Predicted 3D model of a 372-nucleotide RNA (Bacterial RNase P class A) from a Pseudomonadota bacterium. Its mean pLDDT, the model's own confidence on a scale to 100, is 76.

RNA sequence: CCGGAAGGUCGGAUGGCUGCUGGCGUUAAACCCAGAGGAAAGUCCGGGCUUCAUGGAAACAGGAUGCCGGGUAACGCCCGGGCGGGGUAACCCGACGGAAUAGUGCAACAGAAAACAAACCGCCGAUGGACUUUCGGGUCACAGGUAAGGGCGAAACGGUGCGGUAAGAGCGCACCGCGCUGCUGGUAACAGUAUGCGGCGAGGCAAACCCCAUUCGAAGCAAGACCAAAUAGGAACCGCAUAUGAUCAUGUUUCCAGAUGCGCGGUUCGGGUAGGUUGCUAAAGGUUCAUGGCAACAUGAACAAGAGAGGAAUAGUCGUCGAAGCUUCGCAAGAAGCGGAACAGAACCCGGCUUAUAGAUCUUCCGGCCAA
Numbered sequence: 001c002c003g004g005a006a007g008g009u010c011g012g013a014u015g016g017c018u019g020c021u022g023g024c025g026u027u028a029a030a031c032c033c034a035g036a037g038g039a040a041a042g043u044c045c046g047g048g049c050u051u052c053a054u055g056g057a058a059a060c061a062g063g064a065u066g067c068c069g070g071g072u073a074a075c076g077c078c079c080g081g082g083c084g085g086g087g088u089a090a091c092c093c094g095a096c097g098g099a100a101u102a103g104u105g106c107a108a109c110a111g112a113a114a115a116c117a118a119a120c121c122g123c124c125g126a127u128g129g130a131c132u133u134u135c136g137g138g139u140c141a142c143a144g145g146u147a148a149g150g151g152c153g154a155a156a157c158g159g160u161g162c163g164g165u166a167a168g169a170g171c172g173c174a175c176c177g178c179g180c181u182g183c184u185g186g187u188a189a190c191a192g193u194a195u196g197c198g199g200c201g202a203g204g205c206a207a208a209c210c211c212c213a214u215u216c217g218a219a220g221c222a223a224g225a226c227c228a229a230a231u232a233g234g235a236a237c238c239g240c241a242u243a244u245g246a247u248c249a250u251g252u253u254u255c256c257a258g259a260u261g262c263g264c265g266g267u268u269c270g271g272g273u274a275g276g277u278u279g280c281u282a283a284a285g286g287u288u289c290a291u292g293g294c295a296a297c298a299u300g301a302a303c304a305a306g307a308g309a310g311g312a313a314u315a316g317u318c319g320u321c322g323a324a325g326c327u328u329c330g331c332a333a334g335a336a337g338c339g340g341a342a343c344a345g346a347a348c349c350c351g352g353c354u355u356a357u358a359g360a361u362c363u364u365c366c367g368g369c370c371a372a
Base pairs, nucleotide, nucleotide: 001368002367003366004365005364006363007362008361009360010359012321013320014319015318016317017316018315020035021034022033023032037343041354042353044352045351046350047349048348049220050219051218052217054257055256056255057254058253059252060251062216063215064214065213066212067081068080069079070078071077082096083094084093085092086091097211098210103209104208105205106204120150121149122146123145124144127143128142129140130139131138132137158176159175160174161173162172163171177200178198179197180196181194182193183192184191185190224278225277226276227275234269235268236267237266238265239264240263246260247259248258286303287302288301289300290299291298292297325338326337327336328335329334
């Protein structure tokens, strides 16, 4: 210098005027102060908070997750490791439990055959058969044998070699691979290994049913609470009575416990639509440092901290400056002109994931080339 990998940061600046929302103060206005994001987005996970259900237990159904270890309030998230795949490498990707001791199912097209398989081409034809013979044999390829070779396919029932055979075949053997067992290392996933055992009987698909393990109540701030114009009629409390009854959980059912109304009598008054207030923003939050840890993260200290609207404000306009980009000139450095800022807009809050993002910029690493 060229090509690549991983991870960050910023993502228009500034001034005037006019508006909008909120705050302090105020009768009110003016003045003053504050006023979107890294994703505020998708609403996909996990929580806080709220309401619904009387407390507990069990079974069934349904959903989710799925290598191992750790982190976390929790997670389907994050970190580290293992295994598999890709890349020369940095590094990237993986729903990655179970298919030889549960069972069922599926495999388009092609192909002869798709799972305790199969004979289309090819090979053989030892044996049997037919024909022939100089009786040594030869020919045919009918029965039959053969999975080594060709061909089909995403996938064809271990690989290479030697032996073996009519031709072949784990049929036999050696090595490799595979399974089992033992040993060694590791917390584990797993890895390595053997004068060991087994010729190999084990194919694929579980984001197919299913099995195993873990786990899960539902709805959401338009939740909910309070104040309270309007409409309808009920509502609450107390006493008595009644009981082998009835009702009461938001997936279904059952069990144990508990409660309640249904009847009569008495006392009291609320109800909650429009509207208003609240919930409301300090959050398991952030920044910096120290310590522990490979890391995620944990602990401690210090510091900063002013959106809170609500069918929804955060804007408009005029200047100054302006990145990218485009055009022209120039050998080049550069000059002039045009241009005018990506994705996107809080709606209770927090932790994640995913997706979108013009352009600028930083750090580390890998490969190649050149020079010293």